[in-house]
Context: one part of a larger RNA
RNA sequence: CUGGGUUUAAAGGGUCCGCAGGCGGUUUGAUAAGUCAGUGGUGAAAUAACAGGGCUCAACCUUGUUGCUGCCAUUGAUACUGUUGAACUUGAGAUUAGUAGAGGUGGGCGGAAUGUAGCAUGUAGCGGUGAAAUGCGUAGAUAUGCUACAGAACACCGAUUGCGAAGGCAGCUCACUGGACUACAUCUGACGCUAAUGGACGAAAGCGUGGGUAGCGAACAGGAUUAGAUACCCUGGUAGUCCACGCCCUAAACGAUGUUUACUCGACAUAUGGACAAUUUGGUGUAUGUGUCUAAGCGAAAGCGUUAAGUAAACCACCUGGGGAGUACGUCGGCAACGAUGAAACUC
Numbered sequence: 001c002u003g004g005g006u007u008u009a010a011a012g013g014g015u016c017c018g019c020a021g022g023c024g025g026u027u028u029g030a031u032a033a034g035u036c037a038g039u040g041g042u043g044a045a046a047u048a049a050c051a052g053g054g055c056u057c058a059a060c061c062u063u064g065u066u067g068c069u070g071c072c073a074u075u076g077a078u079a080c081u082g083u084u085g086a087a088c089u090u091g092a093g094a095u096u097a098g099u100a101g102a103g104g105u106g107g108g109c110g111g112a113a114u115g116u117a118g119c120a121u122g123u124a125g126c127g128g129u130g131a132a133a134u135g136c137g138u139a140g141a142u143a144u145g146c147u148a149c150a151g152a153a154c155a156c157c158g159a160u161u162g163c164g165a166a167g168g169c170a171g172c173u174c175a176c177u178g179g180a181c182u183a184c185a186u187c188u189g190a191c192g193c194u195a196a197u198g199g200a201c202g203a204a205a206g207c208g209u210g211g212g213u214a215g216c217g218a219a220c221a222g223g224a225u226u227a228g229a230u231a232c233c234c235u236g237g238u239a240g241u242c243c244a245c246g247c248c249c250u251a252a253a254c255g256a257u258g259u260u261u262a263c264u265c266g267a268c269a270u271a272u273g274g275a276c277a278a279u280u281u282g283g284u285g286u287a288u289g290u291g292u293c294u295a296a297g298c299g300a301a302a303g304c305g306u307u308a309a310g311u312a313a314a315c316c317a318c319c320u321g322g323g324g325a326g327u328a329c330g331u332c333g334g335c336a337a338c339g340a341u342g343a344a345a346c347u348c
Stems, first nucleotide, its partner, number of pairs: 004319003007302002012316001014201004021194003025088007033081002035077008048066007091191001092188004096183004103177007110154001114150008125136002162169002206247006215241002220236004258315006266293008275284002297304002321348003330341004
């Protein structure tokens, strides 16, 4: 280099955008760079291959022929690729009319619950557990009613639902705003796919500054349990959880399944939108999603199966025995925590 793989055995980058690069629809003209063919030149000797010869054989030496798969020039061929001209509409996009949605950002509002405070009623317990105790309570608790305030989260609807590139998104409403889908025509005319480096986004925890703090609650304290109990259980409780701005950049970031395109029996359910004939519950057919079961096929099996892990193509990423180790060193990033890149000795 060729060859083999990546759901679960090692292996799909957390996700998207996108420069270079790689790859690229239909028809036709030109060109002849790639490609193919002919001819000429060159391709030293040695080496190599074949057929011989000489040292007793062989290695070795040697003769002849071939070869040296290449390069240069020139003459042609034009299917494919390239370049260039013209055209096309099915890929891609735009316009129009609609549709659905927890998509995003900012503001306003709401009720239940919880906690606290005040007032009232009321009296000895409350709370908690397997059982207790710590704790709270005659300075009047728990319970009940009224009032006020505070912060956080939004019961029912709610779903095998929906939306989003992923992370993720759920009370109601207003403003701004992204994407998707459907239908019919019209328009542009390959404008496409992928994407190293790069850029943006990226749960939770954590960090910085300033707020906020009801509930919950690492750390911490106490009570239990226990042989011990630095735990599980209980009573408290700080950071945090919340907001604004700035960092961090990692997850079983999972469908453990990269993106795009084409093709390949069916059945049922469901979300959203057209069409058809009917009009009455319902029916036929279709597009885009979400699911379940399965034919062929695939697979080590489990299973996958038009939402493929089937059949193919394009591009990217990654894997190469276990441990050492996602460690050391170096470099880059970070306020730090740490992250990214990432070995070897040795050992089995």
Model confidence (mean pLDDT): 87 of 100. A computed fold for a 348-nucleotide part of an RNA from an uncultured Candidatus Berkelbacteria bacterium, annotated as small-subunit ribosomal RNA, central domain.